[in-house]
Description: Model confidence (mean pLDDT): 85 of 100. Predicted 3D model of a 492-nucleotide part of an RNA (small-subunit ribosomal RNA, 5' domain) from a Pseudomonadota bacterium. The full RNA is in RNAcentral, with records from ENA. Lineage of the source: Bacteria > Pseudomonadati > Pseudomonadota. Rfam family: Bacterial small subunit ribosomal RNA. Gene Ontology terms of the family: structural constituent of ribosome and ribosome.
Context: one part of a larger RNA
RNA sequence: GAACGAACGCUGGCGGCAGGCCUAACACAUGCAAGUCGAGCGAACGCAGCAAUGCGUGAGCGGCGCACGGGAGAGUAACGCGUGGGAACCUACCUUUUGGUUCGGAAUAACUCUGGGAAACUGGUGCUAAUACCGGAUAAGCCGAUGUUUUGCUUUGUAAAUCAUCGGGAAAGAUUUAUCGCCGAAAGAUGGGCCCGCGUUGGAUUAGCUUGUUGGUGAGGUAAUGGCUCACCAAGGCAACGAUCCAUAGCUGGUCUGAGAGGAUGAUCAGCCUCACUGGGACUGAGACACGGCCCAGACUCCUACGGGAGGCAGCAGUGAGGAAUAUUGGACAAUGGGGGAAACCCUGAUCCAGCCAUGCCGCGUGAGUGAUGAAGGCCUUCGGGUUGUAAAGCUCUUUUGGCGGGGACGAUGAUGACGGUACCCGCAGAAUAAGCUCCGGCUAACUUCGUGCCAGCAGCCGCGGUAAUACGAAGGGAGCUAGCGUUGUUC
Numbered sequence: 001g002a003a004c005g006a007a008c009g010c011u012g013g014c015g016g017c018a019g020g021c022c023u024a025a026c027a028c029a030u031g032c033a034a035g036u037c038g039a040g041c042g043a044a045c046g047c048a049g050c051a052a053u054g055c056g057u058g059a060g061c062g063g064c065g066c067a068c069g070g071g072a073g074a075g076u077a078a079c080g081c082g083u084g085g086g087a088a089c090c091u092a093c094c095u096u097u098u099g100g101u102u103c104g105g106a107a108u109a110a111c112u113c114u115g116g117g118a119a120a121c122u123g124g125u126g127c128u129a130a131u132a133c134c135g136g137a138u139a140a141g142c143c144g145a146u147g148u149u150u151u152g153c154u155u156u157g158u159a160a161a162u163c164a165u166c167g168g169g170a171a172a173g174a175u176u177u178a179u180c181g182c183c184g185a186a187a188g189a190u191g192g193g194c195c196c197g198c199g200u201u202g203g204a205u206u207a208g209c210u211u212g213u214u215g216g217u218g219a220g221g222u223a224a225u226g227g228c229u230c231a232c233c234a235a236g237g238c239a240a241c242g243a244u245c246c247a248u249a250g251c252u253g254g255u256c257u258g259a260g261a262g263g264a265u266g267a268u269c270a271g272c273c274u275c276a277c278u279g280g281g282a283c284u285g286a287g288a289c290a291c292g293g294c295c296c297a298g299a300c301u302c303c304u305a306c307g308g309g310a311g312g313c314a315g316c317a318g319u320g321a322g323g324a325a326u327a328u329u330g331g332a333c334a335a336u337g338g339g340g341g342a343a344a345c346c347c348u349g350a351u352c353c354a355g356c357c358a359u360g361c362c363g364c365g366u367g368a369g370u371g372a373u374g375a376a377g378g379c380c381u382u383c384g385g386g387u388u389g390u391a392a393a394g395c396u397c398u399u400u401u402g403g404c405g406g407g408g409a410c411g412a413u414g415a416u417g418a419c420g421g422u423a424c425c426c427g428c429a430g431a432a433u434a435a436g437c438u439c440c441g442g443c444u445a446a447c448u449u450c451g452u453g454c455c456a457g458c459a460g461c462c463g464c465g466g467u468a469a470u471a472c473g474a475a476g477g478g479a480g481c482u483a484g485c486g487u488u489g490u491u492c
Stems, first nucleotide, its partner, number of pairs: 001492004006488005013364006019357002021322001026320003030317003035064003040061002044057005071275003080200007089192002094188008102136004111126001113124004142168006149161005173180003201247003208238003213235008250272004254265004277298005300311004328354001330353003336350001337348004367397004377388004403428005411419001436481005441462003447476005457464002
């Protein structure tokens, strides 16, 4: 000098854009943050109707979603991340192609009756439906076995492809009759799992580490390779090019600084990883070992009729605590996107907006011109004067901003606007509503007087102060920056 997610002191007019718990991954009151579908299903209820029936509600069964989006950085020195490769894999919804969508059955929730319990909830009896469940048929592809032919490597054999035989396995319907679905197969797209080369903090006052350890054979397991797991066999594997251990840490694109090389850093935004009270586990599912799912254990909090139960803000707000320190228990789904639905639409603290904060960056203003008896006052003085100073007053103007009145968007290609009567435009009055902070011994731009008297105090370094202090305190004057200025902290 530059920078900051800053804080503190003094001060503070406006706007735009951004940013805002760096500390206790501490504990959380309250509300909201994931639902949707009646065009899958039966009942029930309400309304209209004489009825048939129609419309609506939405508990339950069922489907899809809840694995996304949102938060945090505790753990992790690791194929975690970055980069470049690889082969032994999966992929709901979507796209393309192709072939199907047949015949039956038994239940169960809701509901009825009845029981237990303070509650959470739960048992029994009877009844009923489905795109829920089960069985049979069919099978061009598909899967398994056997055989055949061809090709590659070739030593028996093995891999790929063709064909044949045998065996196995599927489906669901709905409505407004035009569609939406359902099942099998192939391909794509997207997303993901796995493996490898290289790179990735400090410590040797950590020198040896390892027994599923290292490799092989076989088997199991997985979507898939593999000691991933197991049996047997061998005795290996890593390490001074730093193994192991300890400490620290999410990684990256980037950010800050610097002429660069480099150093420091990883807030906001974006990609990846990891976590969800602590530890463990699986279930469902295309996908989780699942933040607002389940089970077990633990700590904590709450309810209880003492028998037993309930909970998890590192979602958005908000509270307490900690701290130098960090915001509203706001509006809307109008836009963008997501979930469900044929759609209308519903949900969405994602998101878009608004509120608070000079936290930062940028822009604007606090007036302009004229005005010398150089007014008064202040300060200094060699008492002549000098200086504050064209500064003020006065005169002539202007109206940014703010105020008042009127109009009023873009964002929405037809409708639909939270923001918002906002931005913006027009008019009106009136200099009106708006300046501070630090410094003045040298470094370093800017000096005098008074007070004090090694006291009180200052100080980044050198150093000032013991009776004329440009260094302390005050005043006048001056210098610098300016809605900020200074101090502290940290980095280069």